[in-house]
Predicted 3D model of a 91-nucleotide RNA (Glycine riboswitch aptamer) from bacterium BMS3Bbin02. The sequence was found by an Rfam model in a public genome assembly. Rfam family: Glycine riboswitch aptamer. On this family, see Mandal et al., Science 2004: "A glycine-dependent riboswitch that uses cooperative binding to control gene expression".

RNA sequence: AUGACGUGUUGCGGGAGAGUCCGGCAAAUGUCGGCGCCGAAGGAGCAACCGCCCCGGGAAUCUCUCAGGCACCAGGUACCGCAGCACAGAA
Numbered sequence: 001a002u003g004a005c006g007u008g009u010u011g012c013g014g015g016a017g018a019g020u021c022c023g024g025c026a027a028a029u030g031u032c033g034g035c036g037c038c039g040a041a042g043g044a045g046c047a048a049c050c051g052c053c054c055c056g057g058g059a060a061u062c063u064c065u066c067a068g069g070c071a072c073c074a075g076g077u078a079c080c081g082c083a084g085c086a087c088a089g090a091a
Base pairs, nucleotide, nucleotide: 002091006087007086008085009084010083011082012081013080014079019035021034022033023032024031025030036070037069038068042066043064044063045062049057050056051055
């Protein structure tokens, strides 16, 4: 000097699920209450395993549904692909 692999982040592309339920208010978008649902913003919980073995660490697309969401449209999302930036860094 180049820089695999890894982490974070930015941009572009892909990206689901579940009520046109009932009632009130409102000119409409909407909002409030009730019941029923979804899980892929976020959050919480745990197995194997590990340790200094009381206890602690310990994953998710699994579980819970606090939050979020449930006609169409729009938007957003975990996750995936491409490119860039930053950090670290094998050879």